The prediction has a mean pLDDT of 76. Bacterial RNase P class A from a Chitinophagales bacterium, 365 nucleotides, folded computationally. Of the family's consensus pairs, 93% are formed in the model.
[in-house]
RNA sequence: UCUAUCAGCCAGGCUAUCGUUCCGCGAAGGCGGGAAGGAAAGUCCGGACAGCACAGGGCAACACACCGGUGAACAGCCGGAUAAGCAGGCGAAAGCAGGCUUAAUAGACAGUGCCACAGAAAAUAACUACCCUGCUCAGCGGGGAAAAGGUGAAAACGUGAGGUAAAAGCUCACGGGGCGGGUGGGUAACCAUCCGCCGGGGUAAACCUUGUGUGCUGAAAUGCCAUGUAUAUCAGUGGUUGAGGGCGGCCCGCCCGAUUCUGCAAAGGAACGCUGAAGGGUAGGCAGCAAGAUUCUUUUAGUAAUAAAAGAACCAGAUAAAUGAUAGCCCACGACAGAAUCCGGCUUACCGGCUGAUAGAUUUU
Repeated sequence: UCUAUCAGCCAGGCUAUCGUUCCGCGAAGGCGGGAAGGAAAGUCCGGACAGCACAGGGCAACACACCGGUGAACAGCCGGAUAAGCAGGCGAAAGCAGGCUUAAUAGACAGUGCCACAGAAAAUAACUACCCUGCUCAGCGGGGAAAAGGUGAAAACGUGAGGUAAAAGCUCACGGGGCGGGUGGGUAACCAUCCGCCGGGGUAAACCUUGUGUGCUGAAAUGCCAUGUAUAUCAGUGGUUGAGGGCGGCCCGCCCGAUUCUGCAAAGGAACGCUGAAGGGUAGGCAGCAAGAUUCUUUUAGUAAUAAAAGAACCAGAUAAAUGAUAGCCCACGACAGAAUCCGGCUUACCGGCUGAUAGAUUUU
C1' cells in the first nucleotide's frame, strides 16, 4: 500500500429572509429556547406501565435445554468447550500451531415409529462367488459360512497376521466407538492418561421422556370532567339444599353473594338483585404524554460483554397529524427513509466518507 472480515462514528453543512409547531416569560405587541432515525421500518422477541384478582392445587397448552459471565428481562450480548466446515502458513510426508464461520448443543440403555428407491437383506440377511456332499452331473437338491464382490447415504467395529473344509474376536497386535471407575489440569462444560466391561447404525426441526419455567388484555390500556338521552321496553330467574360473580382453557377447591310491599295464605302484581335481548344518548375536553432501566466525558475493575464512581446536560410530544420555501456559498454531490405510550434487542433496507482491530499478500519506497 492492497484484499477479506468485524466493530465504532457521520448521514449534507453554513449564512440571510419569511413560514410551521411545542415549551417558558409577557396585559399585549413580542422575546428566548427546542423540534424525527440508525434503522423512526417489520410488529418478530423481551419488558416497564395500566386494568382485571389476591387462595391454592392438579391437568392441559406453550416455551426453553453445552459451561460460565453480564443484563430489569424468559430478550439478547460476551468469553470458553465440543462438533462440523472454509481459506491459508510451516513441514518430504505423517502432522503441528493459529484464524474465520455455523450449531434447533438434554435424552436413542423408558417406550412407539420411520430409513424411499436399489438391494438377498435396513436387523429373524444370502443374489453372484466360496467350502462339503447326493443325483439323471449343461444342471438340480441338502448342509456350512458371511472373509470376497455387487446394491446403497448407511450392510453386523476397522486394518494386518495366524487359524479353518471354507470362515468368523476364534486367537494375537495396533486402532476406534459406547458405558463405568481411578489419577492430573480446569469455577465448569470438558481435556489428557490408565484400568474394566460391551458391540449394528441414523433420526427426537418424528411422537415421546427428563428437567426448568409461564396470567390475560393493551395507550383506541386506564382514570377524570362536562354535555345529553330513556328514571323507557321485552324475556328468564331470585330462599342460602346457592341464581350469579371473582387472573386466560378444564377440573377440584376457596371467597363474595340476592329482597321488600300487597295479599289470611297460595297465586298474581309492583319495586329491587342477577343474566340476556333489542334500543336510546354522547363522538367534546383534561390527564396518561416524556426527567428516563436517559445521554455525554473521564477514571477504576474486567480478555470482553459490562459494572461502579465523579462531573456535565435536558435533546419531539403532534392528534388527520408540525421542521418547509427562497437566495448565495462549500463539498464527501447525500442512498434507505418520517416518531404517535415508552424502553432493551433481533431482522430487513441502504449512497458515500472517516477511524480502529485481526488474518493474509506485496514492497525497501